A computed fold for a 114-nucleotide RNA from Crocinitomix sp., annotated as SAM riboswitch aptamer (S box leader). Its mean pLDDT, the model's own confidence on a scale to 100, is 83. Rfam family: SAM riboswitch aptamer (S box leader). Rfam links the family to the GO term regulation of gene expression. The source organism's lineage runs through Bacteria, Pseudomonadati, Bacteroidota, Crocinitomicaceae and Crocinitomix.
[in-house]
RNA sequence: GAUUUAUAAAGAAGAGGUUAGAGACAGGCUCAUUGAUCCUCUGGCAACCAAUACAACGUGUAAAAGGUGCCAAUUCCUGCUUUCCUUGAAUAGUUCAAGGAAGAGAUAUAAAUA
Numbered sequence: 001g002a003u004u005u006a007u008a009a010a011g012a013a014g015a016g017g018u019u020a021g022a023g024a025c026a027g028g029c030u031c032a033u034u035g036a037u038c039c040u041c042u043g044g045c046a047a048c049c050a051a052u053a054c055a056a057c058g059u060g061u062a063a064a065a066g067g068u069g070c071c072a073a074u075u076c077c078u079g080c081u082u083u084c085c086u087u088g089a090a091u092a093g094u095u096c097a098a099g100g101a102a103g104a105g106a107u108a109u110a111a112a113u114a
Base pairs, nucleotide, nucleotide: 002113003112004111005110006109007108008107013042014041015040016039017038021031022030023029025079026078027077028076043071044070045069048067049066052062053061054060055059075106080103081102082101084100085099086098087097088096089095090094
């Protein structure tokens, strides 16, 4: 890197180092020399995998030691689709636009597989 499954409206920042872009991609918008992003240390959040303990033991309850992950903005917003809803425009029995809803896709993370 690929595949499968699950989750993505909540939560959690200080110090030091380096220096110019950063937020996956495109558009928007935002962050950034009052130093962002990134790296290191410390702290924290969460509970995907849980050590362990107990029990009524195909499992349940408690449990955060350990392995990841995460700590600006809903995954920052949108992206594709529609026998759905609302509004508007043109037309003639539909078409287009905006908004909403639902679903898909993409992305991220975990656990597993080859």